The prediction has a mean pLDDT of 90. This is a predicted structure of a 344-nucleotide part of an RNA (small-subunit ribosomal RNA, central domain) from uncultured Chloroherpeton sp.

[in-house]
Context: one part of a larger RNA
RNA sequence: CUGGGUGUAAAGGGUGCGUAGGCGGACUGAUAAGUCGGGGGUUAAAGCUUCUCGCUUAACGAGAAAUCGGCUUCCGAUACUGUCAGUCUGGAGUUUUGGAGAGGAAGAUGGAAUUUCCGGUGUAGCGGUGGAAUGUGUAGAGAUCGGAAAGAACACCAGUUGCGAAGGCAGUCUUCUGGCCAAAAACUGACGCUCAUGCACGAAAGCGUGGGGAGCAAACAGGAUUAGAUACCCUGGUAGUCCACGCCCUAAACUAUGGAUACUAGAUGUUGGUCCUCGGAUCAGUGUCGCAGCUAACGCAUUAAGUAUCCCACCUGGGAAGUACGCUCGCAAGGGUGAAACUC
Numbered sequence: 001c002u003g004g005g006u007g008u009a010a011a012g013g014g015u016g017c018g019u020a021g022g023c024g025g026a027c028u029g030a031u032a033a034g035u036c037g038g039g040g041g042u043u044a045a046a047g048c049u050u051c052u053c054g055c056u057u058a059a060c061g062a063g064a065a066a067u068c069g070g071c072u073u074c075c076g077a078u079a080c081u082g083u084c085a086g087u088c089u090g091g092a093g094u095u096u097u098g099g100a101g102a103g104g105a106a107g108a109u110g111g112a113a114u115u116u117c118c119g120g121u122g123u124a125g126c127g128g129u130g131g132a133a134u135g136u137g138u139a140g141a142g143a144u145c146g147g148a149a150a151g152a153a154c155a156c157c158a159g160u161u162g163c164g165a166a167g168g169c170a171g172u173c174u175u176c177u178g179g180c181c182a183a184a185a186a187c188u189g190a191c192g193c194u195c196a197u198g199c200a201c202g203a204a205a206g207c208g209u210g211g212g213g214a215g216c217a218a219a220c221a222g223g224a225u226u227a228g229a230u231a232c233c234c235u236g237g238u239a240g241u242c243c244a245c246g247c248c249c250u251a252a253a254c255u256a257u258g259g260a261u262a263c264u265a266g267a268u269g270u271u272g273g274u275c276c277u278c279g280g281a282u283c284a285g286u287g288u289c290g291c292a293g294c295u296a297a298c299g300c301a302u303u304a305a306g307u308a309u310c311c312c313a314c315c316u317g318g319g320a321a322g323u324a325c326g327c328u329c330g331c332a333a334g335g336g337u338g339a340a341a342c343u344c
Base pairs, nucleotide, nucleotide: 003316004315005314006313007298008297012312014201015200016199017198021194022193023192025088026087027086028085029084030083031082033081034080035077036076037075038074039073040072041071042070043069049065050064051063052062053061054060091191092188093187094186095185096183097182098181099180103177104176105175106174107173108172109171110154114150115149116148117147118146119145120144121143125136126135162169163168206247207246208245209244210243211242215241216240220236221235222234223233258311259310260309261308262307263306266289267288268287269286270285271284272283273282274281275280293300294299317344318343319342326337327336328335329334
């Protein structure tokens, strides 16, 4: 390489959009490029293979024959693929009427709690722990009542609930806006699937500039613990966490399971539609169990890891190593791509 694979052994890209490319529904006709059959030409000699012969044999040599395949050309076949033309409605899409939703963006607004500040009452503790101490308090704390301010997060509802491509999304209201589902018709007529490169999005942490800063809290300081304790526990506490704009682009970015289509027993919850004889039926999701089948086993099982087809990505012993070098992206941190020697 071929092959075999990718839930857990190495291996699914974090996710989407989509270019080239690959693949592509039903019917009819044409064509004959691919495909198939036959014929011709060519494919030097030597060599390989077979037969015969010559050196005493063999190697070696001589003669003859044969095969696969390639290229080219002619004739023919037309099922499949391609191309061209026409038709169709099942795939795909559009319209209409309804529906659910923490989908996104901006603005406004509410209450509880926390902290701080001001004032009243009031007196000796408070806080914290396994036990303590640091800390805090007679300059009046903690407790309690009233008032004010600020920032952040939204109890109950709340649910194997819902929505989103993924990351993710939750007080309430308004505006703008994306997607999805059902029903019945009408319309377009294969317009589809996948997608290298590319583009966009992408938790947290981190970075830049400017705000903000209640609580929490890396670093840091102190108190404990301990043989030590650069920790776990405690008292404090700065970046950060929040907002705007711009970067970063990584995660156990997980269902460790790429996407699409078709088919293959059922049972039972649940969300949203529609229909109904109110028992159910059906469509789209979301769970649990389970047959056939699959699997090394665990398990998966109409939301497949089953049976098939198409396209993309990835794997090929462990370490060295996601390192070095080069290139590229980034303000930096670092990211992407990504070896080898050597060793077992």
Rfam family: Bacterial small subunit ribosomal RNA. Taxonomically the source falls in Chloroherpeton (Bacteria, Pseudomonadati, Chlorobiia, Chloroherpetonaceae).